[in-house]
RNA sequence: GAGUUUGAUCCUGGCUCAGAAUGAACGUUGGCGGCGUGGAUUAGGCAUGCAAGUCGUACGAGAAGUUUGCCUUCGGGCAAAUGGACAGUGGCGCAAGGGAGAGUAACGCGUGGAUUAUGUACCCUCGGAUCUGGGAUAGCGUCGGGAAACUGGCGGGAAUACCGGAUAACGUCCAGUAAUGUAAAGUUAUUGGACCAAAGGUGUGAUUCCGUCCGGGGAUGGGCCCGCGUCCUAUUAGUUUGUUGGUGAGGUAACGGCCUACCAAGGCUACGAUGGGUACCGGGUGUGAGAGCAUGACCCGGCUCACUGGGACUGAGACACUGCCCAGACACCUACGGGUGGCUGCAGUCGAGAAUCUUCGGCAAUGAGCGCAAGCUUGACCGAGCGACGCCGCGUGCGGGAUGAAGGCCUUCGGGUUGUAAACCGCUGUCAGUGGGGAGGAAAUGCAUAGGGGUUCUCUCCUAUGUUUGACCUAUCUGCAGAGGAAGUCCGGGCUAAGUUCGUGCCAGCAGCCGCGGUAAGACGAACCGGACGAACGUUAUUCGGAAUUACUGGGCUUAAAGAGUGCGUAGGCGGCUUGGCAGGUUGGGUGUGAAAUCCCUCGGCUCAACCGAGGAACUGCGCUCAAAACCGCCAGACUUGAGGGAGACAGGGGUGAGCGGAACUGAUGGUGGAGCGGUGAAAUGCGUUGAUAUCAUAAGGAACACCAGUAGCGAAGGCGGCUCACUGGAUCUCUUCUGACGCUCAGGCACGAAAGCUAGGGUAGCGAACGGGAUUAGAUACCCCGGUAGUCCUAGCUGUAAACGAUGAGCACUGGGUUGGAGGGACCCCCAUAUCCUUCCAGCCGAAGCGAAAGUGUUAAGUGCUCCACCUGGGGAGUAUGGUCGCAAGGCUGAAACUCAAAGGAAUUGACGGGGGCUCACACAAGCGGUGGAGGAUGUGGCUUAAUUCGAGGCUACGCGAAGAACCUUAUCCUGGCCUUGACAUGCACGGAUGGGCUGCCUGAAAGGGAUAGUCCCUGCUCUUGGGGUGGAACGUGCACAGGUGCUGCAUGGCUGUCGUCAGCUCGUGUCGUGAGAUGUCGGGUUAAGUCCCUUAACGAGCGAAACCCCUGUCCCUAGUUGCCAGCGAACCUACGGGUGUCGGGGACUCUAGGGAGACCGCCGGUGUGAAACCGGAGGAAGGUGGGGAUGACGUCAAGUCCUCAUGGCCUUUAUGGCCAGGGCUGCACACGUCCUACAAUGGCGCGCACAAAGGGAUGCCAAGCCGCGAGGCCGAGCAAAUCCCAAAAAUCGCGCCUCAGUUCGGAUUGCAGGCUGCAACUCGCCUGCAUGAAGCCGGAAUCGCUAGUAAUCGCGGGUCAGCAUACCGCGGUGAAUGUGUUCCUGAGCCUUGUACACACCGCCCGUCAAGCCACAAAAGCGGGGAGCGUCCGAAGUCGCCGAGCUAACCUUCGGGGGGCAGGCGCCGAAGACGAGCUCCGCGAUUGGGACUAAGUCGUAAAAGGGUAACC
Repeated sequence: GAGUUUGAUCCUGGCUCAGAAUGAACGUUGGCGGCGUGGAUUAGGCAUGCAAGUCGUACGAGAAGUUUGCCUUCGGGCAAAUGGACAGUGGCGCAAGGGAGAGUAACGCGUGGAUUAUGUACCCUCGGAUCUGGGAUAGCGUCGGGAAACUGGCGGGAAUACCGGAUAACGUCCAGUAAUGUAAAGUUAUUGGACCAAAGGUGUGAUUCCGUCCGGGGAUGGGCCCGCGUCCUAUUAGUUUGUUGGUGAGGUAACGGCCUACCAAGGCUACGAUGGGUACCGGGUGUGAGAGCAUGACCCGGCUCACUGGGACUGAGACACUGCCCAGACACCUACGGGUGGCUGCAGUCGAGAAUCUUCGGCAAUGAGCGCAAGCUUGACCGAGCGACGCCGCGUGCGGGAUGAAGGCCUUCGGGUUGUAAACCGCUGUCAGUGGGGAGGAAAUGCAUAGGGGUUCUCUCCUAUGUUUGACCUAUCUGCAGAGGAAGUCCGGGCUAAGUUCGUGCCAGCAGCCGCGGUAAGACGAACCGGACGAACGUUAUUCGGAAUUACUGGGCUUAAAGAGUGCGUAGGCGGCUUGGCAGGUUGGGUGUGAAAUCCCUCGGCUCAACCGAGGAACUGCGCUCAAAACCGCCAGACUUGAGGGAGACAGGGGUGAGCGGAACUGAUGGUGGAGCGGUGAAAUGCGUUGAUAUCAUAAGGAACACCAGUAGCGAAGGCGGCUCACUGGAUCUCUUCUGACGCUCAGGCACGAAAGCUAGGGUAGCGAACGGGAUUAGAUACCCCGGUAGUCCUAGCUGUAAACGAUGAGCACUGGGUUGGAGGGACCCCCAUAUCCUUCCAGCCGAAGCGAAAGUGUUAAGUGCUCCACCUGGGGAGUAUGGUCGCAAGGCUGAAACUCAAAGGAAUUGACGGGGGCUCACACAAGCGGUGGAGGAUGUGGCUUAAUUCGAGGCUACGCGAAGAACCUUAUCCUGGCCUUGACAUGCACGGAUGGGCUGCCUGAAAGGGAUAGUCCCUGCUCUUGGGGUGGAACGUGCACAGGUGCUGCAUGGCUGUCGUCAGCUCGUGUCGUGAGAUGUCGGGUUAAGUCCCUUAACGAGCGAAACCCCUGUCCCUAGUUGCCAGCGAACCUACGGGUGUCGGGGACUCUAGGGAGACCGCCGGUGUGAAACCGGAGGAAGGUGGGGAUGACGUCAAGUCCUCAUGGCCUUUAUGGCCAGGGCUGCACACGUCCUACAAUGGCGCGCACAAAGGGAUGCCAAGCCGCGAGGCCGAGCAAAUCCCAAAAAUCGCGCCUCAGUUCGGAUUGCAGGCUGCAACUCGCCUGCAUGAAGCCGGAAUCGCUAGUAAUCGCGGGUCAGCAUACCGCGGUGAAUGUGUUCCUGAGCCUUGUACACACCGCCCGUCAAGCCACAAAAGCGGGGAGCGUCCGAAGUCGCCGAGCUAACCUUCGGGGGGCAGGCGCCGAAGACGAGCUCCGCGAUUGGGACUAAGUCGUAAAAGGGUAACC
């Protein structure tokens, strides 16, 4: 920096990623070289070989071999010389080098000091010395023991081995003297006494070379001591007995309780003792901007360890890695008696493990030991080997090459891409291969010769020449051949560079986080293509970073995690003003140290780099020293403003105790009274004739104190309220009198601390957990009601917690204002009062700046600073478990982890929702009218049935819907059966060739189809030439492409449609506000049918909707007048003589037709209203406030409907899911629902008579009149492509008559018979007619629908579809109401506001038990194991001490012995071990407990809206 909480936003906050790194491991792949690096786990066990020897110039002896001589049995032997092995004595080394990190939290390490408290072999240097004697012993010889390891007796015999003596100071010790010094310790000078040495070798030859001894000094490397620094844990708070100190003695190289005896009672600790856990430490390394954090491989320094534990010996040095003794475990050998061993050296092996190499070469170099030296030894080291384990370098070719080859992949089928990539042509030769040359790592040492220096030397230095030494590696040069031998891994949804196709279908799988996968997956698998890196690439693990996510640099705490309930106060931290001093902090200079390596810089060496070398810088630290004196600190002094005291006022529910009071309540007694009371949403339980409730009186009891009462007061908080008294705490104001920094905060500590609860004793009126009863309810362990115990009250004690809240710690200072209240003081005014002004303290409100994520806060800060304290670090698990502690208990305080999630959360925004609020609307309700739901039938749907009952539509918004009309057709993937296969239909290509097509015939068949052919009719163009040929077109056949699909997906789509809803809404530009999502506009006040209009206004405008424009209708006018009309005029015809017929001439008057116009706009008047919009009323008018009706449907919602109208992606099918045909089905019927028709009758039915429409349709048609038939209809046939003719009769109405309330003269279902029509065909399955039959039904339960006027209701008429079939649908007119002027409620909708844990948006969210699975944890009778200690016992080795009668070379001896030594014994200490009681940690544990997670389990509905009883502590 990014991803991830949300619909979106800002914040808080966690998780995750990109980076760097590693002693790594794993997967895939793997050409070369250089330099590095490689047992991190079992400090588990180890076979085998090697890893420490050397010196013959310290010593004795001396094998084999060789030479010579002699002898010989011819095998050899003897002697001498040479030779020098093996072993031994002795010296030095073995304490270094090499390995490991178990232990250790420590003076272990680091850093700086100290050692007047100390050693130091070898080395350097200085001074001195090196005299004289002695006794042993190994080897060896011989004799034994033993399996072995090993060991005993005797004998001889050496030393630089051992011992005695001499000499002796500048050495050590003792005793003095003097000086210095306050004294002590010491220092200097000096006197005396005592004590202590030695080894030789080489050589002809040693004062001289190599050694030896005694001292001094140095160097090196140690020991010991001190200051400071050095992990986690307080769920470890006390610890310690040699402990702390002293004295004496001992011990050590050395100080010291180091050890011991005695004496004293100390020492350490909150600045963390003691205990527990973990861990070698540092230079450094990784990371990081740094500060830090993590780490301590390789290399360097230190420490510690060497099978485990203990111990000492030797030595300069060890308590000793490849030495010794003891104990233990383990392993091996054994003759069973006893022995042996220690790879955490180099290799190697087993085991465990994800995992870490060769049983290599050489001492050539560097170094080490020994040696005079040559030299020997050296798994130190130098090299090689193995491992891509890491870093670095090189290569796998370079140039040309388009037809953009083939192949692959994709494709919109045109092409694109792989891709100059390849092929092909030309070139080069790195690396590797092979062959040949070849520098360097080598210089020293030694030897020889020559020269020179050091005093004469056997010694030594320098120079020159010659000679000697390479385990291993080869740089580099060159010949050869040939592009030949050399590329992969991961990734491609976002973060994060890079995408397409196919397969798969919540499967298989992926995944670091978010998340992908349920049929179009850029996320799985594959392919192609692309991206990154490249001999590697990914993954895993770990560290740092990002993470300011422990915040020193550099965070927070009102609401996100976080202020302790409050105060007092200890340690601690911090602290006013001023003067002088000191120099601890501080600052500056100098100096010592801060090892080397590493890092950094500059040079240099390998061709470069990695790597290596040199120089510099740095090492931010510590010590010493000089200086300064501002600040902090310390010492001393002064001050008054902080703080406190004093005096005078003053307000107050501040506290404690005692007393008193009235109202109410309850029970009691008495009176009145007489049937109910009480209680609720409604009731009931309960009380009441034994007299309640009500009411009056009396006395009693307990608790609480109405009004006053107020965001008024007091108190640290909790909290405090009737009145009076007593005692008592604190605040405030005024005076400025006193003290003189006496202050602030506060870990621990102490005190106070609501309610509930606990203990003991009282008290108990009311209220009232638990409990009982009544209701409510599906249930109701609740809400409501009737009762009621603890408790509530008092006294004494305990508890110690609350949403103990301002969710805001305390103190001080500073930083604009306005206003209100409380307690005071002052000014103004001559005084008093009021008003006004100033001022101190307290309590509120509004708000500037600032702050804040925002909400908000804002002198009472959440602003700006300082000081101190408490607290926080993702959610859950969990304030749980465990431990401790407090409590009588309940429980409090302290307080985890495993596991699990990718969030949890805060504030604000827009919506949606609410059994939240306000305003408003709608046939939404109400008021009415008529229905549905009951009957019969029609029709659609479900269901059932069926071979099939094709498909779709499903709350409103499916169900007389698609379907404006299923007998065949229609009709479909419906079913049964029969057939066709380039196909019923389209286009193209190739071939054939005139074979072809229609009609009528033939066979088969149900038809379709198949088969055979006869007749007839029909058919061309162009061209050359006309005999015909060539070439096409249509058509046909064959074949190939393809057609076809009412097959799937409406959740891949277009288009169309429904619905909210003709509801009034939905947006945009610019501006403004807000960090932002967003807001404003669009809100508010009015008004409207309306976001309609007006006013106001940080908004101003605009768009889509509303309205208007359009059509029909209502009035009038103009124009026009056929097929329409006919008042008036004439004619004709008929006549019943009244008249009739638009028939004709004519007419435009009227009706009408169809074109154009007028008219209505709140225009006028009055009122209301804001001088507005508008509303109310009125006039005029055919019509009045949108006149009525229609068309018109904003942004969007429902993954709404439709792939079966059409179009279309993908998938599927291709002799079938396509096509044709016949028959059947879609009409099937125990049942259920929707929509209708007809009714149930008298406002009716029937019969007769008579009247008035509109709108339509008509040529395969409408059909008049006439005739026939009871009728449906039939026959005949005029007219009409229509204002002309026809359908056509309108019906209800009206008049008259009958019926008289009944299953009827209502109702017409059902059924029988007989007919008619359409049609190829009415069986399944049409309509109609006549006659006969005459079912249910007497107005319909719960529930529910429509309608506000020419509407409902009712009455007919027409049309489309259609051969036929209409109760359906679409239209038309006739007759023609009732009610409402309201918005409480139901439903739906709009606006504003409010709450929200909802956003898939309440059909949402969400809690707990139970049941199931799985996981981790806790408890648990107990069981097993580890660790550190304690006590007692036993007690190895060994030091020390004592004894030492046994043994005994050196010295002394008077020869008797002595001294000294040794064995042995005893004692203290003492490891392992045994026993015991505890502590602590780990594991297991029947069972128990809660917790986390899990797909749709069960029960309820707790929470979020007033969540339906407000929620919570």
A computed fold for a 1513-nucleotide RNA from an uncultured prokaryote, annotated as small-subunit ribosomal RNA. It matches the Rfam family "Bacterial small subunit ribosomal RNA". The sequence is in RNAcentral, with records from ENA.